[in-house]
RNA sequence: UGGGAUCCUCGGGGUAUCGCUGCUCGCCUUGCGGGUGGAGGAAAGUCCGAACUCCAAAGGGCAACAUGCUGGUUAACGGCCAGGCGGGGAAACCCGACGGAAAGUGCAACAGAGAGUAGACCGCCAAUCCGCUUCGGCGGUAGGUAAGGGUGAAACGGUGCGGUAAGAGCGCACCAGCACUCAUCGCGAGAUGGGUGGCUUGGUAAACCCCAUGUGGAGCAAGAUCAAAUAGGGGAGCGCGGCGAGUUUCGGCUUGCCAAGAGGUGGCCCGCCUCUGGUUUCCGGGUAGAUCGCUUGAAGUGGCUCGUAAGGGUCAUUCCAGAUGAAUGAUACCCACGUCCACGGGUUGUGGGCGUACAGAAUUCGGCUUACAGAGGAUCCCAGCUU
Numbered sequence: 001u002g003g004g005a006u007c008c009u010c011g012g013g014g015u016a017u018c019g020c021u022g023c024u025c026g027c028c029u030u031g032c033g034g035g036u037g038g039a040g041g042a043a044a045g046u047c048c049g050a051a052c053u054c055c056a057a058a059g060g061g062c063a064a065c066a067u068g069c070u071g072g073u074u075a076a077c078g079g080c081c082a083g084g085c086g087g088g089g090a091a092a093c094c095c096g097a098c099g100g101a102a103a104g105u106g107c108a109a110c111a112g113a114g115a116g117u118a119g120a121c122c123g124c125c126a127a128u129c130c131g132c133u134u135c136g137g138c139g140g141u142a143g144g145u146a147a148g149g150g151u152g153a154a155a156c157g158g159u160g161c162g163g164u165a166a167g168a169g170c171g172c173a174c175c176a177g178c179a180c181u182c183a184u185c186g187c188g189a190g191a192u193g194g195g196u197g198g199c200u201u202g203g204u205a206a207a208c209c210c211c212a213u214g215u216g217g218a219g220c221a222a223g224a225u226c227a228a229a230u231a232g233g234g235g236a237g238c239g240c241g242g243c244g245a246g247u248u249u250c251g252g253c254u255u256g257c258c259a260a261g262a263g264g265u266g267g268c269c270c271g272c273c274u275c276u277g278g279u280u281u282c283c284g285g286g287u288a289g290a291u292c293g294c295u296u297g298a299a300g301u302g303g304c305u306c307g308u309a310a311g312g313g314u315c316a317u318u319c320c321a322g323a324u325g326a327a328u329g330a331u332a333c334c335c336a337c338g339u340c341c342a343c344g345g346g347u348u349g350u351g352g353g354c355g356u357a358c359a360g361a362a363u364u365c366g367g368c369u370u371a372c373a374g375a376g377g378a379u380c381c382c383a384g385c386u387u
Base pairs, nucleotide, nucleotide: 001383002382003381004380005379006378007377008376009375010374012335013334014333015332016331017330018329020038021037022036023035024034025033026032027031040358044369045368047367048366049365050364051363052219053218054217055216059270060269061268062267064215065214066213067212068211069083070082071081072080073079084098085096086095087094088093099210100209104208105207106204107203121149122148123145124144125143129140130139131138132137157175158174159173160172161171162170176200178197179196180195181194182193183192184191185190223292224291225290226289233283234282235281236280237279238278241258242257243256244255245254246253247252260276261275262274263273264272265271299318300317301316302315303314304313305312306311336356337355338354339353340352341351342350343349
């Protein structure tokens, strides 16, 4: 100097005029004046997790769904950090839907004999059988074989030697893989090394499945209060028992136990709760207004400290939107940044034009994913050059 990788910051600012709005103070109070605030890093997606609210006063099993290496962190997470293993890259670094394939079932086009208790196309060998024979053998077959060749992305370990009729882990040496075991290091996932053995047991589970762990539902349009209005209307389903005690105006009422039934409990079952009158469902009618929830938080910022880090502890300091048909804006000028043109050029300046991304809160927070013109910073890897 160039190329690449990872992480972070900003992404507009100032002045003036007018306008909107939260809180607060004052006043001559259907308003005016003062003070002080007012849209993001993603507010987007609605993908995870929670806080909070209601169901509600419990539980167990099955199903269903989710996650899936190890350790740490967190309120929690499928997040984040660190590591292990595998893959990509020359490297920095990046990616991983990362438990199990001898528990079972399934799937894999075409080619090929055969694609997972496989297989004989071309081959190799070959009988005590058949034929021929110049008696050396030749040809065929029963049978043996899977070393060689071929097909394929992949063919049931690799190389070599021995052995054999020809071959084969059939045997042996070395290597790879697998099983068992020992030692060292590590919290652990694992790593490294040694020994023994059978000789060898594809792929796929973001296919079904098995294993381990976990999960109540609905959601601020949750929910609470006040006010108002109506037709506390009509229909259908289930049900309206027994025993005892007390009381009685003798119509009944209260209470205890048992049985049965109805309803509720995310799906089903058991269980539990409420009621014996409640409840389920359909049709119809009225109201749909006001206030709260509503912003002080698992909060922000800074210092110190523990930790490799994510993150934790502690001290100090700050209050930084709460709208409700939906405020947070409009105009002008200047600055900043980028780009084009002209002049000028020693540093680099002057003038003019154009442009300035993605995009807007609606209960809140921790994450993930996606979008983003431009400007800047830090660290690392590779190549070249110079000293």